The prediction has a mean pLDDT of 88. Predicted 3D model of a 78-nucleotide RNA (c-di-GMP-I riboswitch aptamer) from a Planctomycetota bacterium.
RNA sequence: UCCUCGAAAUGGCAAAACCGCUGCGAGGCGGUGACGCAAAGCCAUGGGUCCGCCAAGGCGGAUCGCCAGGCUGCCGAA
Numbered sequence: 001u002c003c004u005c006g007a008a009a010u011g012g013c014a015a016a017a018c019c020g021c022u023g024c025g026a027g028g029c030g031g032u033g034a035c036g037c038a039a040a041g042c043c044a045u046g047g048g049u050c051c052g053c054c055a056a057g058g059c060g061g062a063u064c065g066c067c068a069g070g071c072u073g074c075c076g077a078a
Base pairs, nucleotide, nucleotide: 006075012037013036017032018031019030020029021028022027035065041071042070043069045068046067047066048063049062050061051060052059053058
C1' cells in the first nucleotide's frame, strides 16, 4: 500500500407516522421525526413484489431500506 473482516473514533443516511406539494396509480419531492443501517451511496442488468392499460398475447411504470450482481466511498483495532 492492497484484500478480507468490522473494534474504536469522526461523522453520515433516515423507517413508520404526521403535514404540504405532485401523480390515474404504485409512488416521488420537501418539512417534522427516528425504526434501523458499515455502504440504508449510485445503477432498474436478472429475479421478486407493487401499479396502470390491454384484445389477456403483452406493453409501460414503480420499488436499490426485497434478493442477486456491477461501480464508487470514510476509518484503521484484533
Taxonomically the source falls in Planctomycetota (Bacteria, Pseudomonadati).